The part of an RNA shown here (large-subunit ribosomal RNA, domain IV) has 336 nucleotides and comes from Parcubacteria bacterium C7867-001. NCBI's taxonomy places the organism under Bacteria, Bacteria candidate phyla, Candidatus Parcubacteria. It was read from a public genome assembly.
Context: one part of a larger RNA
């Protein structure tokens, strides 16, 4: 290392009953709570039976008398669960971090929001094409919640999305105009070192410099929209004991947290207080609520029923312990 056994005791071990141990064994009969979505829960729980010859009925299975042995009869030959009480999470069967996570995460049927009228929206491709679908809104697609029960408040002030179209802003061509540049012709003007420099006026060619008007979305601007992204206050007073404040006053916001739960998977202070559980309970149950920092589809709150899921509590059983002890076989290393 892998078994097996053990006085008294029996979780006192430990973070945890981790591990071991018990109890049961796809069999008969009896019996079975609370709660329930009436299906369940439930093989709850918890009790009793079980051999083999004989003899009667019976097709049979088996039932009913009688009788036999042994500690022991489902005679170990095969051979699924320990139950029970009460909480969180998550409806549920299911998927996952192949090789340190198997859940409370993920999906999930329901619920709901936005998009799409067919050559669809969407996706994959430079394109042709494909898929969607040989499908048509009771249909395809994306987002959120996530069975069912009851429910799902308030603010459109910023952000986003739908509309809207009166004004402002405002692009790049493009059209008109102004207008600057390059090269030439003519006329003429000035200064020349006579080579040429320079200005005017008229004209041809060429010509994407700058400008001015004319123009769309958008954005400012108007309204909508929360199962969009998001928010959901302070101070001070007040009742014929005290406290406490239904009440009233003031700033401030767009609107100041509605039902429900609440020291929780959320609670600093904290082992909050009280009740119960124990001789004793930083955890648990059950209230209270003064919520640091819940709270309503990043759902609120409850639920049978189901979960190798987490908490707390018993029952039984036990070398986990109190405290060790002994026995087999095997592997390293050392002796021999």
């Nucleotide at each position: 290392g892998u078994c097996c056994u053990c006085a008294a005791g029996g979780a006192a071990c430990u973070c945890g009953g981790c591990a071991a141990a018990a109890u049961a064994g796809c069999g008969g009969c009896c019996g079975u709570a609370a709660g329930u979505u009436a299906g369940c829960g439930a093989u709850a729980a918890g009790g009793c039976c079980u051999g083999c010859c004989c003899c009667a009925c019976g097709c049979a299975a088996g039932u009913g008398g009688g009788g036999c042995c042994g500690c022991a009869g489902c005679u170990a030959a095969a051979g699924a669960c320990u139950c029970c009480c009460u909480g969180g999470c998550a409806a549920c069967u299911g998927u996952u971090u192949a090789c340190c996570a198997a859940a409370a995460a993920c999906a999930c049927a329901g619920c709901u929001c936005c998009c799409u009228g067919c050559g669809a929206a969407c996706u994959c491709g430079u394109a042709a094409g494909a898929g969607g679908a040989u499908g048509u809104a009771u249909a395809g697609g994306g987002g959120g919640u996530g069975a069912c029960a009851c429910c799902u408040g308030a603010c459109c002030a910023a952000u986003g999305c739908c509309g809207g179209a009166a004004g402002g802003u405002c692009a790049a061509c493009u059209a008109u105009g102004g207008g600057g540049g390059g090269u030439g012709g003519u006329a003429u003007g000035u200064c020349u070192u006579c080579g040429g420099a320079u200005g005017u006026a008229c004209u041809g060619c060429u010509g994407g410099a700058c400008u001015a008007u004319a123009u769309a979305a958008g954005c400012c601007c108007c309204g909508g929209u929360g199962a969009a992204u998001g928010u959901c206050g302070g101070c001070g007073a007040u009742a014929a004991c005290u406290a406490u404040a239904a009440u009233c006053g003031u700033c401030c916001u767009a609107a100041g947290g509605u039902a429900g739960c609440g020291u929780a998977a959320u609670u600093c202070c904290u082992u909050g207080u009280c009740u119960g559980g124990u001789a004793a309970g930083u955890u648990c149950a059950g209230a209270c609520g003064u919520g640091c920092a819940c709270g309503a589809a990043u759902g609120g709150u409850g639920u049978a029923a189901u979960g190798a899921c987490u908490g707390g509590g018993g029952a039984a059983c036990u070398g986990u312990c109190u405290c060790g002890a002994g026995g087999a076989c095997u592997c390293g290393c050392u002796c021999g």